[in-house]
RNA sequence: GCGUAAAUAGUUUAACGGUAAAAUUUUAACCUUCCAAGUUAGAGAUACGAGUUCGAUUCUCGUUUUACGCU
Repeated sequence: GCGUAAAUAGUUUAACGGUAAAAUUUUAACCUUCCAAGUUAGAGAUACGAGUUCGAUUCUCGUUUUACGCU
């Protein structure tokens, strides 16, 4: 330099173009003599910038980062 793949909660993973789902984490309450465990409710995310579309995590282009391969 060229090619391929990936980027989603603090972490690990989902998601037919139609209001982003869980586990874990964390907060509060309940339970318990206390702690742990358990139950209930809440908080927390689409790498960045454009385009297509009534509507984009999803499709297209570019940038950044990471991994692999070729030279």